[in-house]
RNA sequence: GGUUGCUUAGCUCAGUUGGUUAGAGCACCAAGCUUACAUCUUGGGGGUCGGGGGUUCGAGUCCCUCAGCAACCA
Numbered sequence: 001g002g003u004u005g006c007u008u009a010g011c012u013c014a015g016u017u018g019g020u021u022a023g024a025g026c027a028c029c030a031a032g033c034u035u036a037c038a039u040c041u042u043g044g045g046g047g048u049c050g051g052g053g054g055u056u057c058g059a060g061u062c063c064c065u066c067a068g069c070a071a072c073c074a
Stems, first nucleotide, its partner, number of pairs: 001073007010026004019057001028044005050066005
């Protein structure tokens, strides 16, 4: 330098053919339970889906560009 893949909650990830409330587990907070801690039960907070632009009635999903990460080729 080229090709491909990935980027969604604090972390690990899902998200169907573009279709109308953005999710799960762990973590965190509160209450219950306990002498207390852990475990367990219940509830809660936390995102404008890497940045920008475009297509569309509608974009996490499609297109372009930029950035970052990984693998392969040279």

Model confidence (mean pLDDT): 81 of 100.
Predicted 3D model of a 74-nucleotide RNA (transfer RNA) from a Candidatus Microgenomatia bacterium.
Rfam family: tRNA. It is annotated as a transfer RNA.